[in-house]
Context: one part of a larger RNA
């Protein structure tokens, strides 16, 4: 130079994509402790003190003495404000992802009448289950609270049965080959019964069309004009289309191209961040909307303390490297 440490004037994050990494803080015993809140909690919030006295000695010690508690060998939270997500405890990519992703209780559809549905398995025969719809199977959504719109024209499901279509099947009208035999001089023609090869009509289920429901089922949820006594705007108003044209709520968002939108706040200076506004490129209600205490090795942004992260580097220690052997 490399590694693992230890200490450092002044400053104190100015390093960095970020305070990564260190530093700090750590116990015990008292005082106190906000917002919010599902009242349980946020909580060890924060944030303050003390962690010994008393006698002799110059120290060093040596004695007493008192309380729940006199930590500091070692070990042993840094806090604090405010936003995403995800209610949580949990679980995963063994060997680059722990996380907002799975699962979750709780919610709602849907199937299932027991020889259950449903699964494995040529079967046999097992789970389901020694269960019985307050059970069992699939699907979706994820605790609470407050909601969960409008479209059944397409897709699917479910009900229906009047027509109309429609398979094998039955059905056999019917034709067709062979052929006894007849007819002719012959070629050759006609042909019964059998057998064989086809073979219309008619008969036919479920499904399909058809009639209806069904969205916490697959999905979808517009254009263009014109209008108010400044202007802007458009509450009104014409018209096309459509099955219906996005309700509440949310909004430059984990979603916004344009964009560093624009106003405000934090800075000395913010493309960040928070708090509005809505011109949603292209939000949106169980692929659930929007809130939410409490929770998060999750993720932004700010802030106190602290530091060698950094101005800017020094200097110790021990290892390897290096020399020599």
């Nucleotide at each position: 130079c490399u590694c693992u440490c230890g200490u450092u004037a002044a400053g104190g994050a100015a390093c960095u994509a970020g305070g990564c990494a260190a530093a700090c803080g750590g116990g015990c015993c008292c005082c106190g402790u906000a917002a919010c809140u599902u009242u349980g909690g946020a909580a060890g919030a924060a944030g303050g003190g003390g962690c010994g006295c008393c006698a002799c000695g110059c120290a060093a010690g040596u004695g007493g003495c008192c309380g729940c508690a006199g930590c500091u060998a070692a070990g042993c939270a840094g806090c604090c404000c405010a936003g995403g997500c995800g209610a949580c405890u949990g679980u995963u990519u063994a060997c680059c992802a722990a996380a907002a992703a799975c699962a979750c209780a709780g919610g709602u559809c849907u199937c299932u009448g027991c020889u259950a549905a449903g699964a494995c398995g040529a079967a046999a025969g097992u789970c389901g289950a020694g269960g019985u719809a307050u059970a069992g199977g699939g699907g979706c959504u994820g605790a609470c609270g407050c909601c969960u719109g409008c479209c059944c024209a397409a897709u699917g499901c479910c009900a229906g049965u009047a027509g109309a279509u429609u398979a094998a099947u039955c059905g056999g009208a019917g034709a067709u080959g062979u052929c006894a035999g007849g007819g002719g001089c012959a070629a050759c023609c006609c042909g019964a019964a059998g057998c064989a090869u086809u073979g219309a009509a008619g008969u036919g289920a479920a499904g399909u069309c058809c009639u209806g429901g069904u969205g916490a089922a697959u999905g979808g949820c517009g254009g263009c004009c014109g209008u108010a006594a400044c202007u802007c705007u458009a509450a009104c108003g014409g018209u096309c289309c459509u099955a219906a044209g996005g309700u509440a709520g949310c909004g430059a968002a984990a979603u916004u191209c344009c964009u560093u939108g624009u106003c405000g706040g934090c800075u000395a200076a913010a493309u960040a961040c928070c708090g509005a506004c809505c011109c949603g490129c292209a939000u949106g209600a169980a692929a659930g909307g929007c809130g939410u205490a409490a929770c998060g090795a999750c993720u932004u942004c700010g802030g106190c303390a602290c530091u060698g992260u950094c101005u800017c580097a020094a200097c110790g220690a021990g290892a390897a490297g290096c020399u020599c052997g």

This is a predicted structure of a 325-nucleotide part of an RNA (large-subunit ribosomal RNA, domain IV) from an uncultured Candidatus Berkelbacteria bacterium.
Rfam family: Bacterial large subunit ribosomal RNA.
Model confidence (mean pLDDT): 86 of 100.
The sequence was found in a public genome assembly.